[in-house]
Transfer RNA from a Bdellovibrionota bacterium, 73 nucleotides, folded computationally. It matches the Rfam family "tRNA". Rfam's curators write: Transfer RNA (tRNA) molecules are approximately 80 nucleotides in length. Rfam classes the family as a transfer RNA.
RNA sequence: GGGCCGAUAGCUCAGUUGGCAGAGCAACAGACUUUUAAUCUGUGGGUCGCAAGUUCGAGACUUGCUCGGCUCA
Numbered sequence: 001g002g003g004c005c006g007a008u009a010g011c012u013c014a015g016u017u018g019g020c021a022g023a024g025c026a027a028c029a030g031a032c033u034u035u036u037a038a039u040c041u042g043u044g045g046g047u048c049g050c051a052a053g054u055u056c057g058a059g060a061c062u063u064g065c066u067c068g069g070c071u072c073a
Base pairs, nucleotide, nucleotide: 001072002071003070004069005068006067007066010025011024012023013022019056027043028042029041030040031039049065050064051063052062053061
């Protein structure tokens, strides 16, 4: 230098054919318990890596860039 994959909540990840941004764990509150833990219920938490394009509408499509991984030379 070329090719491929990935970047979404604090962490690990889903998000199907473009149409309400989600799950588990963690955090917080409550119930239960003498207390803690466990269990149950609930709540909060997002510029979807950055920029632009296409579209009525983009996490998903297109282009460039950044970062990480694999691979070829």
RNAcentral holds the sequence, with entries from ENA. Model confidence (mean pLDDT): 81 of 100. Taxonomically the source falls in Bdellovibrionota (Bacteria, Pseudomonadati).